Model confidence (mean pLDDT): 89 of 100. Predicted 3D model of a 94-nucleotide RNA (SAM riboswitch aptamer (S box leader)) from uncultured Mesoterricola sp.
RNA sequence: UAUCCAGAAAGGUGGAGGGACGGGCCCUGUGAAACCUUGGCAACCUGCCUUGGGCAAGGUGCCAAUUCCUGCCGGCGGCAACGCCGGAUAGAUG
Repeated sequence: UAUCCAGAAAGGUGGAGGGACGGGCCCUGUGAAACCUUGGCAACCUGCCUUGGGCAAGGUGCCAAUUCCUGCCGGCGGCAACGCCGGAUAGAUG
């Protein structure tokens, strides 16, 4: 600095955690994390083309839930609980 409401899982080893953090809510012995193999998604970098665009897929990345929701500030609605919207922060990837 750009993007983050799309998309994409099987097998083996392993044996209790995982979803970044707090709160929530979830996933998980019908097998968590991690590692390996194979497969897939996507198109940031890259390559090519007759270049406002397209094609490929070599290097990254990714393959439960919108970055799972939320956190701070503001606006709107509501008696309230809470809901919706915008922005910031944090995080992830390039």
The source organism's lineage runs through Bacteria, Acidobacteriota, Holophagae, Holophagaceae and Mesoterricola. It matches the Rfam family "SAM riboswitch aptamer (S box leader)". Rfam describes the family as follows. The SAM riboswitch is found upstream of a number of genes which code for proteins involved in methionine or cysteine biosynthesis in Gram-positive bacteria.